RNAcentral holds the sequence, with entries from ENA, Greengenes and SILVA.
Small-subunit ribosomal RNA from an uncultured bacterium, 1380 nucleotides, folded computationally.
The coordinates come from a structure-prediction model, not an experiment, and the mean pLDDT is 86.
């Protein structure tokens, strides 16, 4: 994918002339070659398709090359063309003419092939090759420019193809059996060729666990990606092979096809049509549509390389060479270089000083790649043709060279919590969002968003997907299985794997050398070419493989011959719940019969159901029946495991020991397979005493389908069969060998001692335990009975859940067993050990913890606090113990933070600046007003300085003030609590891989981790104790305001006087288990005693370890951040914090006689006092008033203490108890007692008669009881803090409640038991399975119809060449058509 006029005839056009030829060009046709190449794609294919290595003695090959031989002589047609006809078209039909390198006949035959005969050589075989003779058959084409190009036959070559074989490379066994042309033979056909390739007949074979068959998936390789490698993944581009060409089937032509751009048929689809019929196949290059996350120009050229045709020119060539598009990849280059600090402006930030962006910019000097303008301008080109000189470039006016101007035109993306290089601010507030993993975000986010800054890479940077790596996380290199996932329940044993010692041979494995092959490209390397590189070219290495060949023989293997150490046999002993069968024994339970006997028995934590006067239980005698075998009995024995237990007999398996003899590797393991295999369960038939699922009843309990009790059926037992599982466990497969010991126990043997025996001792073999070293182990632990060190074989594991489940298959009577997934889901599940915490675990110990006591609370009234309710407001905080008479040591105003109303705005308060006014501070008056405040007036004319100015005050403006506004979960400080509990830690050392341990545990002792002893610990710190204060005794000093014994004096320590005493204030002594005795380890210490004021810490206080509770407090104070700024600030008046159906906490007073009332009479201590305490005296019933001495206080005052004691009265009652409530009258404080003070007097006289469940305090000068003082405070305690008076009871003891300390144990807890966690249900969503069915796809078997086509047969119809024949016609041969 055409081309050839140098194969052929015809037609058309042009030119030349000598007009009949010649020359040139074109067109379709005949004929030849090509069209089977080149180009595309990967649907199918698990296959000799591919790779690699062999074979064909079983084959083909047009064109090309070499060689031999030849090309003689005839014939008949046909397209084109022309005439006619049909059809819409596509196209077709008929008549007539014609040529050839088209077709056909004859001749010749080097030769080819065939037949037959003879013969030589070779091969593993079938067989192959050669020679000789005879015979049969078979060839050819011409054209020409005269150079050449072709034609026929034969042999060889080159190159290409066909066929066969070994080996190699996917998944599934929930696919285990497959196969009838199937496997082979004989014969025939067919093919280029072997062959069941096809056919007839015969035989019954062939493949398969080393994976057949079936299903799923897939083009294969060189290579590519990754990896240290071994491997894993992959097969785009380039190269080799294969397959395919709309889907399926088929052949034709040809050297070659069952043919991408050929034919026929069927089908689907699209198009044309006159409806009769036709046409088509981009998985060629561009391009279009569709699909999709996504993939280009309907370009230039045959100039080069290559291909087809041709003698050639030349033609054709979306092969190819180039260009275009796409940062898709790789490579190279630029976006400027040097200088430049007031470190400019701006931005961001800030501790407000600054820092940073940052030499960055500006600015100065310089350079010009790339892009832009201008000029020049290739290599790639050699062939070839005509001629002797010319011509041939798509890319392309491109690369490249020269030159011009000017820093000129040229930077983005991701990231900044850790991994992982790089940090701040603002916004947001578990929202918006981020996220590879861990995880960020709930008001101070380096994690979200933005900005500034920084880090990384850079014409790129991130994201997503995929593959390898890391992953020794499928482990050959290179893992494991006691407890993390993992040893089959146990044994026997076929196949398989592995296997003692010695000799000889072989040489399969193995090792060494050589030969062939392992295409090229790629990779690596050495060079070379584009300015470098990417890229390209050349050489070398590599290609780890396969085949052949020559050698070696140690090891493995094979063959043959020996050996005895493995294994086995024989002999002699020996222990045993080893197995099977039969028999037999006693105890006990139950039942039956009889006797005795009477009211209960039985059972439990306690009971009841149950049994019993119809005689139980108990007890005695007799009998029946079933099951199991006390003591012996033992981490003793036997068995492969499951398992086996009275005694006797019979049958039978195995082990161990000793000794020699025999066999001569006979062995070990063991996928499948086979057998055994507790209990429960199943089938059939027996048996059934006790026990006892289910079931019933009684209890327990909120319930109790349980635990406990009374009954009780299957079952448990026997025979025959089934089931085939268990925490079938040593959670540890079997075998062999090696590697320290100690100590028990069971079976055997030998030796020693001894007079025999028994005992004892030593050695040894076998079994079974404990302890322990090396070694191993994550640790725990194992440790000659290995979990140590090695070898051999098998089984099993690969995150948790889903799930040992579903589906399928096999087994089973069933129950169920064996085999065994996935979807989905989670970021863990798990092991061992550590420290804590916890336990209705254990041991030891303590505490007003319980117990023993005393007095209360809970009931009443009132006080006070809280909750709740209410309110304009009832300000806020505190909430188990550890909030609630708490902050508050004192709300009428103030306080005050709350509410209402009225005012002020640089402010009630601080500092500063600027301007301005003024003598200032201060004082007085008036108006409005509730006050605050607003407005106005007066008095006065200041101080320092020469002045400016300053001090001071006012006004205005600005910085700022202010906030009891929020956050105690942003904080400091302070405080509560465990708890005055005895603990909490560190250094060094030691142990452990480590967390961590040791010390701090242990034996004693203490109030105490107090002390002693012991100890791989030795020391130390914070706590304990002591040191401090107070109180108890004594001494010394002191002696007023205190004291008064003695001496005077007096109403009175009043005065003189005294220092003795009390007391004051200083100082000191004293108490230490020091002394004695006893106990104890001779210790620490404990008990007793003496002395002493006090005795074992004398009493009390202060003192609070590491820490816990995100404990409390932003309203003491301080403070970050946020919020507010004519208000959330500030001032004022009034109200509220005091409100009242109710609930709770803490108190006071009571309920009375241990009392009330009246009268009388004693005794304190602490403490306070000048805006104070306030005496005497007077007044008032009283609160109080008047008064004002004294006292800044050991002097004066508060200040009479009360209970107690003495006397009287009341006499058990809602009272002479109790005092609430209410009425009236007062006092005091205060500006002011209405909301809302305290007190006094008179009157009134409530509840309440000792308090349910429950609950609190206290162990001695304590509880109880009595009064006194003080702080706060004008006034106002039943509260709080102190003081003294009177002054008990009880503690056996540690079982229990609560809290705590130490040791130990378990743990699935670690925000730590107020923990963790299981299941159902409700709602929503996801996935899978089942599901009445329904639709499709693939496939097996059987049957029916059947196109084109090939082959065979027929072929009466048709036909130029050859033969016969003058011809007609016949024959040969072929065809249409028919049948199979």
């Nucleotide at each position: 994918a055409g081309u050839c006029g140098a194969a052929c005839g015809g037609c058309c056009c042009c030119g030349a002339c000598u007009c009949g030829u010649c020359g040139g060009g074109g067109c379709a046709g005949u004929g030849g070659c090509g069209a089977a190449c080149g180009g595309g794609u990967g649907a199918g294919u698990a296959a000799c398709a591919c790779g690699u290595g062999a074979g064909c003695a079983a084959c083909c090959u047009a064109c090309c090359c070499c060689a031999g031989a030849g090309a003689c002589u005839g014939g008949g047609a046909u397209a084109a063309c022309u005439c006619g006809c049909c059809g819409a078209a596509a196209g077709g039909c008929g008549g007539g003419c014609u040529a050839a390198u088209a077709c056909c006949g004859g001749a010749u035959a080097u030769c080819a092939c065939c037949a037959c005969u003879c013969u030589c050589u070779c091969g593993c075989a079938u067989g192959a090759g050669g020679g000789a003779a005879u015979g049969a058959u078979g060839a050819a084409a011409g054209c020409u420019c005269a150079g050449g190009c072709g034609c026929u036959u034969u042999g060889g070559g080159a190159a290409g193809g066909g066929c066969u074989c070994g080996c190699g490379g996917c998944u599934g066994a929930u696919u285990a059996g497959c196969u009838u042309g199937u496997u082979g033979g004989u014969g025939a056909g067919g093919u280029a060729a072997c062959g069941g390739c096809u056919c007839a007949c015969c035989a019954a074979g062939g493949c398969u666990g080393c994976a057949a068959u079936c299903a799923g998936u897939a083009g294969c390789c060189g290579g590519c990606c990754u990896g240290a490698g071994a491997g894993g993944g992959u097969g785009u581009a380039c190269g080799g092979c294969c397959a395919c060409a709309c889907u399926g089937g088929g052949a034709c032509u040809g050297a070659g096809a069952c043919a991408c751009g050929g034919c026929c048929c069927a089908g689907a689809c699209u198009c044309c049509u006159a409806c009769g019929g036709g046409a088509g196949g981009c998985a060629g290059c561009a391009g279009u549509g569709g699909g999709g996350a996504a993939u280009c120009u309907u370009g230039c050229g045959c100039a080069a390389u290559g291909g087809g045709g041709g003698c050639a020119a030349c033609c054709c060539u979306g092969a190819c060479g180039c260009a275009g598009c796409g940062a898709c990849g790789c490579c190279g280059c630029g976006u400027g270089g040097a200088g430049g600090a007031u470190g400019a402006a701006g931005g961001c930030u800030u501790u407000c000083g600054g820092g940073u962006u940052g030499u960055a910019a500006a600015c100065u000097c310089c350079u010009u790649u790339c892009a832009g303008g201008a000029g020049g301008g290739a290599c790639g080109a050699a062939g070839c043709c005509c001629u002797a000189g010319g011509g041939u470039g798509a890319c392309g006016g491109u690369a490249c060279c020269u030159u011009c101007a000017g820093a000129a035109g040229a930077a983005g993306c991701c990231c900044c919590g850790g991994c992982u290089a790089a940090c701040u601010a603002c916004g947001u507030g578990c929202c918006a969002g981020c996220a590879g993993c861990c995880g960020c975000g709930g008001u101070a986010a380096u994690a979200c968003g933005u900005a500034g800054g920084g880090g990384g890479c850079g014409a790129g940077c991130g994201u997503u997907g995929u593959c390898c790596g890391g992953a020794u996380u499928c482990a050959u290199u290179g893992g494991g299985c006691g407890u993390a996932a993992a040893g089959a329940g146990c044994a026997c044993g076929c196949a398989g794997g592995c296997g003692g010692u010695u000799c000889a041979c072989c040489a399969a494995g193995u090792c060494a050398g050589g030969u062939g092959u392992g295409a090229a490209a790629a990779u690596c390397u050495u060079g070379a070419g584009c300015u470098c590189a990417a890229c390209u070219c050349a050489g070398g290495a590599c290609c780890u493989g396969c085949a052949c060949u020559u050698g070696a023989u140690a090891c493995u293997g094979g063959u043959g011959g020996g050996c005895u150490a493995g294994a086995g046999u024989u002999a002699g002993g020996u222990a045993g719940a080893g197995g099977g069968a039969a028999g037999u024994g006693g105890a006990a339970u139950u039942c039956c019969c009889g006797g005795u006997g009477u009211a209960g028995c039985g059972g439990u934590g306690a009971a009841a159901u149950g049994c019993g006067c119809a005689g139980a239980u108990a007890u005695c005698g007799g009998g029946a029946g079933g099951a199991a075998c006390a003591c012996c009995a033992g981490u003793g024995g036997c068995g492969a495991a499951g398992g086996c237990g009275g005694c006797u007999u019979c049958c039978u398996g195995g082990g161990c020991c000793u000794u020699a003899a025999c066999u001569g590797a006979c062995g070990c393991u063991g996928a499948g397979g086979u057998g055994c295999g507790a209990a429960a369960g199943c089938u059939a038939g027996g048996g059934g005493a006790g026990c006892g699922a289910a079931c019933a009843g009684g209890a327990u309990u909120a319930g109790a389908u349980a635990c406990c009790c009374u009954g009780g059926u299957a079952g448990u037992c026997c025979u025959a069969g089934c089931u085939g599982u268990a925490a079938a466990c040593g959670a540890u497969g079997g075998g062999c060998a090696c590697u320290a010991g100690g100590u028990g126990u069971a079976g055997g043997a030998a030796g020693c001692u001894a007079u025999c025996g028994a005992c004892g001792c030593u050695u040894u073999c076998u079994g079974u335990g404990c302890c322990g070293g090396a070694g191993c182990u994550a640790a725990c632990g194992c440790a000659u009975u290995a979990a140590g060190u090695g070898c051999c074989c098998c089984g099993c594991c690969u995150g948790g859940g889903g799930a040992g489940u579903a589906c399928g298959g096999c087994c089973g009577c069933a129950a169920g067993g064996c085999u065994a997934a996935a979807a989905c889901u989670c970021a863990a599940a798990g092991g061992a050990a550590u420290u804590g915490a916890c336990g209705g675990g254990g041991g030891c110990c303590c505490g007003c913890a319980c117990a023993a006591g005393c007095g209360g609370u809970g009931g009443a009234g009132c006080a006070u606090g809280u909750g709740g309710c209410u309110u304009a407001a009832u300000u806020c905080g505190a909430c188990g113990c550890a909030a609630c008479g708490c902050g508050a040591a004192g709300a009428a105003c103030c306080u005050u933070a709350c509410c209402a109303g009225g005012g002020u705005u640089u402010g009630a308060c601080a500092u500063g600046u600027a301007u301005u006014c003024g003598a200032a501070a201060u004082c007085c008056c008036g108006a409005c007003g509730a006050a605050a405040g607003u407005c106005g007036g007066g008095c006065c004319c200041u101080c320092c300085g020469a002045a400016a100015g300053g001090a001071c005050g006012g006004a205005u403006a600005c910085a700022c003030a202010g906030g009891u506004g929020g956050u105690g979960c942003a904080u400091g400080g302070u405080u509560g609590u465990c708890g005055u509990c005895a603990g909490c830690u560190c250094g060094u050392g030691u142990c452990g891989u480590g967390a961590g341990a040791u010390g701090u545990u242990g034996g004693g002792u203490u109030a105490a981790g107090u002390c002693c002893c012991g100890c791989a610990a030795c020391g130390a710190g914070c706590g304990c104790a002591a040191c401090c204060c107070u109180u108890g005794u004594c001494c010394c000093a002191u002696g007023u305001u205190g004291c008064c014994a003695g001496c005077a004096u007096u109403u009175a320590g009043u005065u003189g006087g005294g220092g003795a005493c009390u007391c004051u204030u200083g100082g000191g002594a004293g108490a230490c288990c020091g002394c004695c005795g006893a106990g104890g380890a001779c210790a620490a210490c404990u008990c007793g005693g003496a002395g002493g004021a006090a005795g074992g810490u004398g009493g009390g206080g202060a003192u609070g370890a590491c820490g816990u509770c995100a404990a409390a407090u932003c309203a003491u104070c301080a403070u970050g951040c946020c919020c507010u700024u004519u208000a959330u600030a500030u001032c004022c008046u009034g109200g509220g914090c005091u409100g009242c159906a109710c609930a709770c906490g803490u108190g006071c007073u009571a309920c009375a006689a241990u009392g009330g009332c009246u009268g009388g009479u004693a005794c304190a201590a602490u403490a306070g006092g000048c805006u104070g305490c306030g005496a005497a005296c007077c007044c008032g019933c009283g609160a109080g008033g008047g008064g004002g001495a004294g006292c800044g206080a050991a002097u004066c005052c508060u200040u009479u203490a009360a209970a107690a004691c003495c006397a009287g009265u009341c006499u058990c009652a809602g009272u002479u108890c109790g005092g609430a409530u209410u009425g009236g009258a007062g006092u005091c404080u205060g500006c002011a007692a209405u909301u809302c003070g305290a007190c006094u007097c008179c009157a009134u006289g409530a509840a309440g008669u000792c308090g349910g469940a429950a609950u609190c305090g206290c162990u001695a000068g304590u509880a109880a009881u009595c009064g006194c003082g003080g702080a706060u405070c004008a006034g106002c305690a039943u509260g709080c803090c102190g003081c003294g008076g009177u002054g008990a009871a009880u503690a056996c003891g540690u079982u229990c409640c609560c809290g705590g300390g130490c040791c130990u144990u378990g743990u699935a807890c670690a925000c730590a038991c107020c923990g963790c966690c299981c299941g159902u249900c409700a709602c929503a969503c996801c996935a899978c399975c089942c599901g009445a069915g329904u639709c499709g796809u693939u496939u097996g078997c059987a049957c029916c119809c059947g196109a084109a086509g090939u082959c065979g047969c027929c072929g009466g119809c048709c036909u130029a060449a050859c033969c016969c024949g003058c011809a007609a016609g016949g024959g040969a041969a072929g065809g249409a058509g028919g049948c199979g």